Notes: A computed fold for an 89-nucleotide RNA from a Desulfobacteraceae bacterium, annotated as c-di-GMP-I riboswitch aptamer. It was read from a public genome assembly, where an Rfam model found it. The source organism's lineage runs through Bacteria, Pseudomonadati, Thermodesulfobacteriota, Desulfobacterales and Desulfobacteraceae. Its Rfam family is "c-di-GMP-I riboswitch aptamer". Gene Ontology term of the family: cyclic-di-GMP binding.
RNA sequence: GGUGUAGAAGGGCAAAACUGCCGAAAGGCUGUGACGCAAAGCCACGGGUCUACAGCUCUUAAUUGAGCCAUGAUCGCCGGGCUGCCGAA
Repeated sequence: GGUGUAGAAGGGCAAAACUGCCGAAAGGCUGUGACGCAAAGCCACGGGUCUACAGCUCUUAAUUGAGCCAUGAUCGCCGGGCUGCCGAA
């Protein structure tokens, strides 16, 4: 140094739901709470997915309705990058 013990030990994070707040929305933050997670730590770099304020087009008596569209969101969707605890016999 590697394998093994072994996710054993010490611990960590926190889904849904609900409280309050922000946002046009998706969603985010906060508190409660644990569905789960060996990177469920960090980063929107590539892909996927979600939303559509504004914008454009059509439509309507009418921002009335519809369509397109991320610059928005998601790292607990996947890939990638960076970092990280333990290590008996």